[in-house]
Formats: sequence, C1' cells, structure tokens
RNA sequence: GCCGGGAUAGCUCAAAGGAAGAGCAGUGUCUUCGUAAGACAAAGGUUGUGGGUUCAACUCCCACUCCCGGCU
Repeated sequence: GCCGGGAUAGCUCAAAGGAAGAGCAGUGUCUUCGUAAGACAAAGGUUGUGGGUUCAACUCCCACUCCCGGCU
C1' cells in the first nucleotide's frame, strides 16, 4: 500500500429499513438471626466521527478515526 471483518448500556453480545434489547455487573425492595443464593422492580444509550439516500437509518452509500485478520 491492497482486501476482509469489527466499533451498540460499566462488560460480553443481539437487533440487517418501521418506537434500541438480552445476559452479567451495579442500585432498590422482599426473603434470612445475619451473609450468600433466590424472587421482583427500576435505572443505565448523541448506536466510533462527519456527510448522503429515504416519509423513516444501528441497518443502505461515501469519507475519516481506532481495533483484529489476511496479502504484498
């Protein structure tokens, strides 16, 4: 330099055009003599950045940044 994959909640990952979710972690409540475990609830997101297409974009297109792999 070229090609491919990836960037979404604190962490690991879904969502593949039609109102962004789960598990774990954290918080509160219940349960217990107490702790752990368990049950319930609430909270947590400018979806890497900037543009474009569209009535509507995490999703499609372009550029850039960073990470991983391959080729030379």
This is a predicted structure of a 72-nucleotide RNA (transfer RNA) from a Pseudomonadota bacterium. It matches the Rfam family "tRNA". The family's RNA type in Rfam is transfer RNA. NCBI's taxonomy places the organism under Bacteria, Pseudomonadati, Pseudomonadota. Its mean pLDDT, the model's own confidence on a scale to 100, is 83. The sequence is in RNAcentral, with records from ENA.